[in-house]
RNA sequence: ACAGAAAAAGCCAAACCCCGAGAGAUCGGGAGACGGAAAGCCACGGGUCUGAACUUAAAGAUAGCCGGGCUGCCUUAA
Numbered sequence: 001a002c003a004g005a006a007a008a009a010g011c012c013a014a015a016c017c018c019c020g021a022g023a024g025a026u027c028g029g030g031a032g033a034c035g036g037a038a039a040g041c042c043a044c045g046g047g048u049c050u051g052a053a054c055u056u057a058a059a060g061a062u063a064g065c066c067g068g069g070c071u072g073c074c075u076u077a078a
Stems, first nucleotide, its partner, number of pairs: 003075002011036002017030005034064001040070003044067003047062004
């Protein structure tokens, strides 16, 4: 610090399963840990997904897909 080797204190919680919400992507709760140093927050850009009876789309979802913005714990090895 635009760094994360070793450690400490804590933190979050993928898949599967159960309950609930939704048309759906998906979300909330419980249980559970694959992982995470921002896996804390924000849909601003890109991507992906949904889009009700068809197409397009409105409108949405995803921050644990990437970039960007804001905030933040520990450490000081290289």
Molecule: c-di-GMP-I-GGC riboswitch aptamer
Organism: Olavius algarvensis Delta 1 endosymbiont